Annotation
A computed fold for a 328-nucleotide part of an RNA from a marine metagenome, annotated as large-subunit ribosomal RNA, domain IV.

Context: one part of a larger RNA
RNA sequence: CCACAUUUAAGGAACUCGGCAAAAUACCUCCGUAAGUUCGCGAGAAGGAGGCCCGUUCUGUAGGCAACUAUGGGGCGGGGGCACAAACCAGGGGGUGGCGACUGUUUACUUAAAACACAGGGCUCUGCGAAGUCGUAAGACGACGUAUAGGGUCUGACGCCUGCCCGGUGCUGGAAGGUUAAAAGGAGGGGUGCAAGCUCCGAAUUGAAGCCCCAGUAAACGGCGGCCGUAACUAUAACGGUCCUAAGGUAGCGAAAUUCCUUGUCGGGUAAGUUCCGACCUGCACGAAUGGCGUAACGACCUCCCCGCUGUCUCAAAUGUGGACUCA
Repeated sequence: CCACAUUUAAGGAACUCGGCAAAAUACCUCCGUAAGUUCGCGAGAAGGAGGCCCGUUCUGUAGGCAACUAUGGGGCGGGGGCACAAACCAGGGGGUGGCGACUGUUUACUUAAAACACAGGGCUCUGCGAAGUCGUAAGACGACGUAUAGGGUCUGACGCCUGCCCGGUGCUGGAAGGUUAAAAGGAGGGGUGCAAGCUCCGAAUUGAAGCCCCAGUAAACGGCGGCCGUAACUAUAACGGUCCUAAGGUAGCGAAAUUCCUUGUCGGGUAAGUUCCGACCUGCACGAAUGGCGUAACGACCUCCCCGCUGUCUCAAAUGUGGACUCA
């Protein structure tokens, strides 16, 4: 010096990206227990008290004639120790917010999560030799199932809800019309031949799906404006004008896991707060199943604060064990 342990005056997070690590809490009985809530929870909430040994007394149960024995429950008095759940073992707690409802699952060997799944919700396909999948096929799964079933896809408990746009793309429907392949058709023409013929080219016309076209459809892919003016202080603009569009973002939320400017502004917490919480709305660039906004419970998730506790720190020290190191 290193590793692993133990202890430490006063202070107690001043350490640090961050209480990381350590300390602290810990058992049983009794008392007591808030907001919120889906009335189940929250809850071991929080916060307290007692626990060893001896004597005495009241009382229950079983046995015994009784004395008493065994085993419970209370009251009172006393004793010793630094320490009575005496070792080991054995929850730290509280408050706010974000995300995800939850229990689960995951990157075997750097990511356990807010990711995946989930019950629930929607759309869509499928009438059974089902759709779909595997296979060249036979055949098999689906399913010894039958639309309360099966496949695909999106969303993700629950509560309140889920606005407008079908112009584009997709899908579905459409006995018309346009275009259109092979094929049919054969006017007409070429080569050759004396000819019959053989052999080529070939216009009308008929000809499917598809595409064009016409509709429907957004819990299909997706999309959801600009400029100018206006009120008797100012400011702002309920109001008006105009251009464009398929339609111009509704409810709710909003400096947000989304806000560039930005450490926005105001308030709270601190002596001091780029984080945090509550507001405001000027949303660079939220927004409604690529779901919107809430939400009790839950979380080895993330953020902020408080109590307890501590060698994390002020600021380091000592001890033990094993190394390193020196000598043999």